[in-house]
Context: one part of a larger RNA
RNA sequence: GAUGAACGCUGGCGGCGUGCCUAAUACAUGCAAGUCGAGCGAACAGACGAGGAGCUUGCUCCUCUGACGUUAGCGGCGGACGGGUGAGUAACACGUGGAUAACCUACCUAUAAGACUGGGAUAACUUCGGGAAACCGGAGCUAAUACCGGAUAAUAUAUUGAACCGCAUGGUUCAAUAGUGAAAGACGGUUUUGCUGUCACUUAUAGAUGGAUCCGCGCCGCAUUAGCUAGUUGGUAAGGUAAUGGCUUACCAAGGCAGUGAUACGUAGCCGACUUGAGAGGGUGAUCGGCCACACUGGGACUGAGACACGGCCCAGACUCCUACGGGAGGCAGCAGUAGGGAAUCUUCCACAAUGGGUGCAAACCUGAUGGAGCAAUGCCGCGUGAGUGAAGAAGGUCUUCGGAUCGUAAAGCUCUGUUGUUAGAGAAGAACACGUGCUAGGUAACUACUAGCGCCUUGACGGUAUCUAACCAGAAAGUCACGGCUAACUACGUGCCAGCAGCCGCGGUAAUACGUAGGUGACAAGCGUUGUCC
Repeated sequence: GAUGAACGCUGGCGGCGUGCCUAAUACAUGCAAGUCGAGCGAACAGACGAGGAGCUUGCUCCUCUGACGUUAGCGGCGGACGGGUGAGUAACACGUGGAUAACCUACCUAUAAGACUGGGAUAACUUCGGGAAACCGGAGCUAAUACCGGAUAAUAUAUUGAACCGCAUGGUUCAAUAGUGAAAGACGGUUUUGCUGUCACUUAUAGAUGGAUCCGCGCCGCAUUAGCUAGUUGGUAAGGUAAUGGCUUACCAAGGCAGUGAUACGUAGCCGACUUGAGAGGGUGAUCGGCCACACUGGGACUGAGACACGGCCCAGACUCCUACGGGAGGCAGCAGUAGGGAAUCUUCCACAAUGGGUGCAAACCUGAUGGAGCAAUGCCGCGUGAGUGAAGAAGGUCUUCGGAUCGUAAAGCUCUGUUGUUAGAGAAGAACACGUGCUAGGUAACUACUAGCGCCUUGACGGUAUCUAACCAGAAAGUCACGGCUAACUACGUGCCAGCAGCCGCGGUAAUACGUAGGUGACAAGCGUUGUCC
């Protein structure tokens, strides 16, 4: 000098940061991932209208129609992002620079082509049954942008041939043959056998984005760790993968690594950065950003463009809970919060108004991401606790050589100010949108739809907050540590090697500037001092 700090004493305000470093210990409760009815059948509810009946003549009931709605189920997209933690990992994990002629990429963008024709189920629902529950089984019915055939069809794939090129394996292009896909969808417009717009769908190519793999170099300690290795090292063939490869398997060979430190053991997430230092260097890896790993412990796959998946599934284990004892349920290292551990670390708050994300044509819904508020002097920065004048140098304290000195212009008194405070009043920016509506232009054979621009309308958690104005009062706001030397700052009394102090030297045994108290002084200041850690 620095700190995610803690402890002691003290404590007025504001702005901006930061806040379980220990038990990756166990978790009560609530919330943290949903959305789409413009994909589908169905159920519920029911305005207006029409008809009928009852009578209490203006109410009740029944039937039909069924707008606007709601959603358990099937289906689509998203739950692989966002958020948390650092246990493991000494490794191509990370950093940096390359390679992929060895690869994948949903949504998005651009270009080109297409969207023809059929089929069988199943949940919901009804019914029967089992179970304490979780839930499960049988029979019957039904739909789709769910599922399955056929046609068409590519630069995919296979075979054959040719040209060109390179960086080793090889790559690019062209031709021929074989050969594979889709939703007849939804909502609109219309001049309705149809045509057409938007969204969605299929195929191909290219882009963008995101990932995957390989390689060079860098990357802690210990030799009181010296040998390690059988899928081990290489080859051939096959399998597997998006893809190379002992990645896996069969066969063959006997290799491979190591004093330039293999192997074993210990420790550790890595980096941008942070901190110290003139620098070189040393230390650290909180917050913020990038990458990696993990999600009660261990293992496994399924689905999917993407996971071997924190709030998905299966198995085993430990633990907790429910049970009718047959069987079931759970996973805060998400946000709050609880217990425990500890020197030690916060609210079971508000809002989706903004930014961003998911779904949706949209309105919108969801969002403990995020935006905010709360708590803590935990840190940095800023402000205040008054200003001017005022000598009878008051009273009082302390010291004294008893003359005085000092606290000290300090106080009182007088004159002001009002930062802050209190009370009242005014009161933001953050809001751009989207939707709706009107106009203009593009668009279309034309009209809508759609696209772009402009006008109107509308939306604020924070918050009646920031800020401004007025009135009022010096009123409500200073402590901590030190004073022997290092080191700025000294006297008196008490104590008497006691009580005690102390970072080092050391002080204290009767005049202690070193202990304790008082007065004075010095330093810093809403903080000060001590302790821990690093330079």